[in-house]
C1' cells in the first nucleotide's frame, strides 16, 4: 500500500426480495424444595461500530471513517 470478509443485548450468534430488532447461555424476581442444583414462568437490558446520502420508510442498499481478520505485495 491494494483487495475481501467480519462490527447486532454482558457473552456467541440469527435476522436479505427494504416495513415486527430476536435467540441460546448468562442476570434479576417469583413457583416447585427444608435449602442448593435443575426446571417452569415473568422481566430488566440493544442510540444494530460511527457519520453522511438515497426512500414514504434502512440492521439491510451508496459513500466516507475506525477496529479485528485474512490474501496479495
Nucleotide at each position: 500500500g491494494g483487495g475481501g470478509a467480519a462490527u447486532u443485548a454482558g457473552c456467541u450468534c440469527a435476522g436479505c426480495u427494504g416495513g415486527g430488532a430476536g435467540a441460546g447461555c448468562g442476570c434479576a424476581u417469583g413457583g416447585u424444595u427444608c435449602g442448593c442444583a435443575a426446571u417452569c414462568a415473568u422481566g430488566a437490558g440493544g442510540c444494530c461500530a460511527g457519520g453522511g446520502g438515497u426512500u414514504c420508510g434502512a440492521u439491510c442498499c451508496c459513500c466516507c471513517u475506525a477496529u479485528u481478520c485474512u490474501c496479495c505485495a
The prediction has a mean pLDDT of 81. The RNA shown here (transfer RNA) has 73 nucleotides and comes from Firmicutes bacterium HGW-Firmicutes-11. The sequence was found in a public genome assembly. It matches the Rfam family "tRNA". Gene Ontology term of the family: triplet codon-amino acid adaptor activity. By type it is a transfer RNA. Taxonomically the source falls in Bacillota (Bacteria, Bacillati).